[in-house]
């Protein structure tokens, strides 16, 4: 340099064009002598960046950035 995959909450991942969610973690409360567990509630997001298409984009298209894998060139 070329090809492919991936990027969404602190972590692991859903949502494949129509209100951005789950589990774990975190905070509060209940329960307990106390902790854990359990139960109830709560906070947390420029969906990697920019642009385009569309009534509407996490989702489709283009460019760029980052990570992973493969191939190739030079030394």
């Nucleotide at each position: 340099g070329c090809c492919g995959g991936c990027g969404u909450a602190g972590c692991u991942c859903a949502a494949u064009g129509g209100c951005a969610g789950a589990g774990c973690a975190c905070c509060u409360c209940a329960c307990u002598c106390g902790u854990a567990a359990u139960g109830a509630g709560g906070g947390g997001g420029u969906u990697g960046a920019g642009a385009g298409u569309u009534c509407g984009a996490a989702u489709c298209u283009c460019u760029c950035c980052g990570c992973c894998g493969g191939c190739u060139c030079c030394a």